[in-house]
Molecule: transfer RNA
Organism: Aquimarina sp. MMG015
RNA sequence: UAAGGUAUAACUCAGUGGCAGAGUGCCGCGGCUAUAUCGCGGAAGUCUUGGGUUCGAUUCCCAAUGCCUUAG
Repeated sequence: UAAGGUAUAACUCAGUGGCAGAGUGCCGCGGCUAUAUCGCGGAAGUCUUGGGUUCGAUUCCCAAUGCCUUAG
């Protein structure tokens, strides 16, 4: 420099146009000898940024930025 992939909760990841989710972690309650395990509940998101398409975009298109892979 070129090509491809990727960006969603603190972490690991789902989500193929119509209310943003799961597991782990965190907080609270129950239970327990017990701060572990188990059960129940709760909080936590500008869906990387800026445009475009659409009645409507996390989702489709374009560009930028970060990261990964390959080639030179």